[in-house]
RNA sequence: GCCCGGGUGGUGGAAUGGCAUACACGAACGACUCAAAAUCGUUUGCCGCAAGGCUUGUGGGUUCAAGUCCCACCCCGGGCA
Numbered sequence: 001g002c003c004c005g006g007g008u009g010g011u012g013g014a015a016u017g018g019c020a021u022a023c024a025c026g027a028a029c030g031a032c033u034c035a036a037a038a039u040c041g042u043u044u045g046c047c048g049c050a051a052g053g054c055u056u057g058u059g060g061g062u063u064c065a066a067g068u069c070c071c072a073c074c075c076c077g078g079g080c081a
Stems, first nucleotide, its partner, number of pairs: 001080007010025003018064001026044006045054003057073005
């Protein structure tokens, strides 16, 4: 240099162009317990007092609508030379 795969909350990881973050882990609070473990319940992306706004590596494009399609770039892994 060329080709292929990938980048999504604190972590792993789903998502047919139509609620962004299902599910699991972790965490916080509560229940249970003499106390704890285990188990069960609720909550858990960011900003904001709230209303609301923002958010899928970065920037652009297509579309009524993009994590998903297109272009460029950055980063990670693999292959070829």